[in-house]
C1' cells in the first nucleotide's frame, strides 16, 4: 500500500432490522458476622469510535475516515 477481524459500561463480552441496549465481574446500600471476606438482597448505569446515506425503523445494513490486532508484499 492491499486484505482480515475489532472498536457497545470502569473490565471482559452479548445483542445478526422493530420490545425500554443486557450480562458477568467492579462499584453503591442493605442481611448475615465479634469484625473482615465469602453468600444473599436490592441499586445506579450521560456506554453502541467518528460524519453521512438507507429504512416506517439502523448497535445491526451501504459509503468515507480514526484506532487497534493480523497476514501478504
Nucleotide at each position: 500500500g492491499c486484505a482480515u477481524u475489532a472498536g457497545u459500561a470502569g473490565c471482559u463480552c452479548a445483542g445478526c432490522g422493530u420490545u425500554a441496549a443486557g450480562a458477568g465481574c467492579a462499584c453503591c446500600g442493605g442481611u448475615c458476622u465479634u469484625g473482615u471476606a465469602a453468600a444473599c438482597c436490592g441499586g445506579a448505569g450521560u456506554g453502541c469510535g467518528g460524519a453521512g446515506g438507507u429504512u416506517a425503523a439502523a448497535g445491526u445494513c451501504c459509503c468515507c475516515c480514526c484506532u487497534a490486532u493480523u497476514g501478504c508484499u